[in-house]
RNA sequence: CUGCAUUGCUAGGGGUCUGGUGCGCAAUGUGAAAACAAUGCGUCAACCAGUGAGAAAAACCCUUUGAACCUGAUGCGGUUGAUGCCGCCGUAGGGAAGCACGAAGUGCUUCCC
Numbered sequence: 001c002u003g004c005a006u007u008g009c010u011a012g013g014g015g016u017c018u019g020g021u022g023c024g025c026a027a028u029g030u031g032a033a034a035a036c037a038a039u040g041c042g043u044c045a046a047c048c049a050g051u052g053a054g055a056a057a058a059a060c061c062c063u064u065u066g067a068a069c070c071u072g073a074u075g076c077g078g079u080u081g082a083u084g085c086c087g088c089c090g091u092a093g094g095g096a097a098g099c100a101c102g103a104a105g106u107g108c109u110u111c112c113c
Base pairs, nucleotide, nucleotide: 001105002104007100008099009098010097011063012062013061014060016057017050018049019048020047021046022043023042024041025040026039028037029036030035069094070093071092075088076087077086078085
């Protein structure tokens, strides 16, 4: 000087789905009313189940050596109670970094034999 792995510091990037119960809302029906029924929507901060690192944690994952994550995609195939569950797509198109430490190597200088 180059600087693997690892770790640290600082900075940055990213996702949060599916189903059930409960609850809330909407309009409808039945009913004198209270209320009930089925439907739709909502629900991290209600609970449970599924996958996952993560499905709200000051956590987790990822940062160009980049499938963290996004787009294509309301895609295709399979599976499931259901799903961004699995596979394909995917050598696709995008995507957020610097420093320190440092294995090893190379060069230079000094000293000793």